[in-house]
Predicted 3D model of a 105-nucleotide RNA (SAM-I/IV (S-adenosyl methionine) riboswitch aptamer) from a Hyphomicrobiales bacterium. It matches the Rfam family "SAM-I/IV (S-adenosyl methionine) riboswitch aptamer". Rfam links the family to the GO terms regulation of gene expression and S-adenosylmethionine metabolic process. Its Rfam clan is "SAM clan". For this family Rfam cites "The aptamer core of SAM-IV riboswitches mimics the ligand-binding site of SAM-I riboswitches" (Weinberg et al., RNA, 2008). Taxonomically the source falls in Hyphomicrobiales (Bacteria, Pseudomonadati, Pseudomonadota, Alphaproteobacteria). The sequence was found by an Rfam model in a public genome assembly.
RNA sequence: ACGCGUCAUCAAGAGUUGGGCUCCCGCCCACGCCAACCUGCCGCGCUCGGCAAGGUGGUUUUCGCAAAAAGCGAGAUGAGGCCUAUGGCAAACCGAGAGCCCACU
Numbered sequence: 001a002c003g004c005g006u007c008a009u010c011a012a013g014a015g016u017u018g019g020g021c022u023c024c025c026g027c028c029c030a031c032g033c034c035a036a037c038c039u040g041c042c043g044c045g046c047u048c049g050g051c052a053a054g055g056u057g058g059u060u061u062u063c064g065c066a067a068a069a070a071g072c073g074a075g076a077u078g079a080g081g082c083c084u085a086u087g088g089c090a091a092a093c094c095g096a097g098a099g100c101c102c103a104c105u
Base pairs, nucleotide, nucleotide: 006079007078008077009076010075015031017030018029019028020027021026032059033058034057037055038054039053040051041050042049043102045100046099047098048097062074063073064072065071081089082088083087
């Protein structure tokens, strides 16, 4: 990178930014922003809650069947990342939880 399978989401939210390419539609890069799927952080663990640093994704999250709805099918996204890869590395400053249990003082 591709293929198969499983689970979750498809509600809302967010650029009158700069640059490059293109006849056009549109595409790419950078930065900003949205969101919180994975990693990380909030003394260990669990259940909630939060932060937003690392990685995605988005910034135009869809289509079809169904009278409507439920539902079904298709589609899209995620299920950490990087390297010199049988071993290693990074995840800012400030601030910072609740319950149970454990540790320390």